RNA sequence: GCCUCCUUAGCUCAGUGGUAGAGCGCAUCACUUGUAAUGAUGAGGUCAGUCGUUCAAUCCGGCUAGGUGGCA
Numbered sequence: 001g002c003c004u005c006c007u008u009a010g011c012u013c014a015g016u017g018g019u020a021g022a023g024c025g026c027a028u029c030a031c032u033u034g035u036a037a038u039g040a041u042g043a044g045g046u047c048a049g050u051c052g053u054u055c056a057a058u059c060c061g062g063c064u065a066g067g068u069g070g071c072a
Base pairs, nucleotide, nucleotide: 001071002070003069005067006066007065010024011023012022013021018055026042027041028040029039030038048064049063050062051061052060
């Protein structure tokens, strides 16, 4: 330099057009002499950025940025 793939909660990942979820983690409460474990509830997301397509975009297309892998 060229090509492929990836970017979603603090972490690991689902979700492939109709307004976003799980596990772990975090907070509160219950239980306990106390802690852990367990149970219940809750908080936490401009879905990397931008421009387009569409009635409607996390999802489709272009560009930018970052990262993984491959070739030279």
The RNA shown here (transfer RNA) has 72 nucleotides. Its Rfam family is "tRNA". It is recorded under the gene name tRNA-Thr-TGT-2-1. The sequence is in RNAcentral, with records from GtRNAdb.